[in-house]
RNA sequence: UUUGAAAAAGGCAAACCUGUCGAAAGGCAGGGACGCAAAGCCACAGGGCCUUUCUCUAAAAGAAUGGCAGCCUGGCCGCCAGGG
Numbered sequence: 001u002u003u004g005a006a007a008a009a010g011g012c013a014a015a016c017c018u019g020u021c022g023a024a025a026g027g028c029a030g031g032g033a034c035g036c037a038a039a040g041c042c043a044c045a046g047g048g049c050c051u052u053u054c055u056c057u058a059a060a061a062g063a064a065u066g067g068c069a070g071c072c073u074g075g076c077c078g079c080c081a082g083g084g
Base pairs, nucleotide, nucleotide: 001083002082003081004080011036012035016031017030018029019028020027021026034070040076041075042074045073046072047071048068049067050066052064053063054062055061
């Protein structure tokens, strides 16, 4: 510097269940593994999705609020192994 085919030190942990916080989406802890080569961090980088409230007769649309990094792109940092 490049790659993640094989292997591997090790790592994370979806659904679901229990407890807890929250109005909700959802968060945290324990159990549990569907998966993950960044499933580490960033939601004030952009898009998307979800929640609640408001505008509106309603729908559509818009605004505000909180959330999702395991939706995509992007930014930052990093382990192992192979190639150059």
c-di-GMP-I-GGC riboswitch aptamer from a Clostridiales bacterium, 84 nucleotides, folded computationally. The model forms 95% of the base pairs in the Rfam consensus. The source organism's lineage runs through Bacteria, Bacillati, Bacillota, Clostridia and Eubacteriales. The prediction has a mean pLDDT of 82.